[in-house]
Description
This is a predicted structure of an 81-nucleotide RNA (c-di-GMP-I riboswitch aptamer) from a soil metagenome. Its Rfam family is "c-di-GMP-I riboswitch aptamer". A reference for the family is Weinberg et al. (2007), "Identification of 22 candidate structured RNAs in bacteria using the CMfinder comparative genomics pipeline", Nucleic Acids Res. From the family's description: GEMM was predicted in a large-scale screen for bacterial structured RNA regulatory elements. The sequence is in RNAcentral, with records from MGnify.
């Protein structure tokens, strides 16, 4: 190379969550690390907290919440002539 096998975006349903998002089932856009790592960078959210105020609120700040299918780190399968 080839073949076998693997993973599973959007979307839909149910559940959890303040949200971001996640889990399960369906689905299949893609993926050779779309395996793993959130303790480095980046990105998303802002419940709580802070700020604001005479009071109330908007707005703003903040991760202790998330994203590994963003970078990065780390481990690693098959493989003919």
């Nucleotide at each position: 190379a080839a073949a076998a096998g693997g993973c599973a975006a959007a979307c839909u349903a149910u559940u959890c969550g303040a949200a971001a998002g996640a889990a399960u089932a369906g689905g299949g856009c893609g993926c050779a690390a779309a395996g793993c790592c959130g303790a480095c960078g980046g990105c998303c959210u802002a419940a709580g907290g802070g700020u604001g105020a005479a009071u109330u609120a908007a707005g703003c700040c903040u991760a202790u919440g998330g994203c590994g299918g963003c970078g990065g780190g780390u481990u690693g399968c098959c493989g003919a002539a």

Of the family's consensus pairs, 95% are formed in the model.